[in-house]
Order: sequence, then structure tokens, then C1' cells
RNA sequence: GAAUAUAUUUGGCAAACUUAUCGAAAGGUAAGGACGCAAAGCUAUGGGUCUAAGGGGUUCCCUAUGAUUGCCAGGCUGCCAUU
Repeated sequence: GAAUAUAUUUGGCAAACUUAUCGAAAGGUAAGGACGCAAAGCUAUGGGUCUAAGGGGUUCCCUAUGAUUGCCAGGCUGCCAUU
């Protein structure tokens, strides 16, 4: 440097839910919590999904410039073990 399989832990992250807070919402952040995760580290680049304040049509639809990387793919980085 490359490949591979497993998940060992003295380690790492943390779903649902609860509380506080920010937000129009989706959702984010902090604390508790632990369903899971070998990239559940980073990145909204492509697709998907969620929301629809504002805007457009008019009574119910459309729309992302909002969000999601723990939906998938791409890009960047990376721990242990073996070869």
C1' cells in the first nucleotide's frame, strides 16, 4: 500500500421514548435512554423520502429555497484482527 472476513473491547456511536430548547412544519440541539451500527465518521453530489412557512392555482392541490447520510448510491477520511 492492497485485499478479506469477523465483531473481540480496555473502546466509539446511539433508534424508540422522556424532559428542556430552537423551528411554520419536517426536523435540529442538549441531557437521560439503548433498538441497533464496522464507517450509525464527514459530505445534500444523484435518486428516494418527509415537511409546505412563503409563492402559485383556488378550498383542496402544486411547489424547497427547508430537512433526512440510522433510505440507497457517489465522493473524502478511518480503528482492531488476519493475509

Notes
Predicted 3D model of an 83-nucleotide RNA (c-di-GMP-I riboswitch aptamer) from Anaerosporomusa subterranea. The coordinates come from a structure-prediction model, not an experiment, and the mean pLDDT is 79. Rfam family: c-di-GMP-I riboswitch aptamer. Gene Ontology term of the family: cyclic-di-GMP binding. Lineage of the source: Bacteria > Bacillati > Negativicutes > Acetonemataceae > Anaerosporomusa.